[in-house]
RNA sequence: UGAUAGAGGCGCGGCUACGAUGAGUAGCGGACACGGCUUGGGCAAAUGCCGGUCCGGGAAAGGCGUCGCCGCCGAAGGUUGAGGGAUGCGCGCCCAAGCUUCCUCCUCCUGGGCUGCCGCAGAAUAUGCGGCGGACUGUCACAGGACCCGAACCCCUGUGGAGCGCUGUCA
Numbered sequence: 001u002g003a004u005a006g007a008g009g010c011g012c013g014g015c016u017a018c019g020a021u022g023a024g025u026a027g028c029g030g031a032c033a034c035g036g037c038u039u040g041g042g043c044a045a046a047u048g049c050c051g052g053u054c055c056g057g058g059a060a061a062g063g064c065g066u067c068g069c070c071g072c073c074g075a076a077g078g079u080u081g082a083g084g085g086a087u088g089c090g091c092g093c094c095c096a097a098g099c100u101u102c103c104u105c106c107u108c109c110u111g112g113g114c115u116g117c118c119g120c121a122g123a124a125u126a127u128g129c130g131g132c133g134g135a136c137u138g139u140c141a142c143a144g145g146a147c148c149c150g151a152a153c154c155c156c157u158g159u160g161g162a163g164c165g166c167u168g169u170c171a
Stems, first nucleotide, its partner, number of pairs: 001171006009073001011072005017066003028056005034051004039096005076110003081105006088099002111137002114134008139161007
């Protein structure tokens, strides 16, 4: 230097099934009463759509938890830019724009889990993500201690760094 195999632990991610939440919500049907036409352009101008109250019956997705299985230890998460796709959002239809979301590639950041505060997403106090901080943990380096005839290693303490790292084996 290259190949290969590993370690960190409430370790990371994915899938099926089940469950709770979502929610007595959305949408639907009926009754009543009034108002409106909601990013830009076009069509439609009431027989359409939206909003309110009451009654009836009444979902789903994302996210979450549990068991099991699968792939793994830059696991994975996020960010910049580019390309492509999808549905949703502003009454119905069409076009455009913006937002959202998914996939691929590039750039950059993060060792890891937990946690406090702030922000974003979310129905949410759940949860996820990001920023700043805290103690903890693994790893290596340095210094000291202890052990020792002496030394190295294991062990303890402190400080610091980062996974493009660390350890083992082979060439």

Lysine riboswitch aptamer from a chicken gut metagenome, 171 nucleotides, folded computationally. RNAcentral holds the sequence, with entries from MGnify.